[in-house]
RNA sequence: UCUCUUGUGGCGUAAUUGGUUAUCGCACCUGCCUGAUACGCAGGGGAUUGCAGGUUCAAGUCCUGCCGAGGGAA
Numbered sequence: 001u002c003u004c005u006u007g008u009g010g011c012g013u014a015a016u017u018g019g020u021u022a023u024c025g026c027a028c029c030u031g032c033c034u035g036a037u038a039c040g041c042a043g044g045g046g047a048u049u050g051c052a053g054g055u056u057c058a059a060g061u062c063c064u065g066c067c068g069a070g071g072g073a074a
Stems, first nucleotide, its partner, number of pairs: 001073007010026003019057001028044005050066005
């Protein structure tokens, strides 16, 4: 320098060839339980999907540029 893959809550992960309200687990918060903690039970908050544009009635999903991570070729 070229090329391929990838980026989703604090962490990990799903989203059926674009479709209605973005899933689940762990963690976190509140309540119950306990002498207290843990376990268990019930409930709750947190993502505008790396950033900026484009296509579309509709984008996490498709396209372009940039940024980060990983692999490959010189």
This is a predicted structure of a 74-nucleotide RNA (transfer RNA) from a Muribaculaceae bacterium. Its Rfam family is "tRNA". By type it is a transfer RNA.